[in-house]
RNA sequence: CUCAUCCAGAGAGGUGGAGGGAAACGGCCCUUAGAAGCCCGGCAACCAGUGCGAAUGCACCAGGUGCCAAUUCCGGCGGGUGAAAGUCCGCAAGAUGAG
Numbered sequence: 001c002u003c004a005u006c007c008a009g010a011g012a013g014g015u016g017g018a019g020g021g022a023a024a025c026g027g028c029c030c031u032u033a034g035a036a037g038c039c040c041g042g043c044a045a046c047c048a049g050u051g052c053g054a055a056u057g058c059a060c061c062a063g064g065u066g067c068c069a070a071u072u073c074c075g076g077c078g079g080g081u082g083a084a085a086g087u088c089c090g091c092a093a094g095a096u097g098a099g
Base pairs, nucleotide, nucleotide: 001099002098003097004096005095006094011040013039014038015037019030020029021028025075026074027073041068042067043066046064047063049060050059051058052057072093076091077090078089079088080087081086
């Protein structure tokens, strides 16, 4: 840089001790009834593997990643709708995978 996905899912465990929500800022939350990290456990199925199929694909598996509060927690821009609150669509930004 390109493509795909992002309203689903996942522990009353151990350790650890004060932070955390993936940069900053703001909001709003979580947290000593125990944060992060680590171990174990779990979820999912992008890639790999196996089987089927003419094929987009489907099934199985769980080796490589990923993930396990809140939509990607909310936020920006454009548009539709609405008196407003809001809501819907697209884009941007970000995350993950594959190339």
Source information
This is a predicted structure of a 99-nucleotide RNA (SAM riboswitch aptamer (S box leader)) from a soil metagenome. The coordinates come from a structure-prediction model, not an experiment, and the mean pLDDT is 83. It matches the Rfam family "SAM riboswitch aptamer (S box leader)". Gene Ontology term of the family: regulation of gene expression.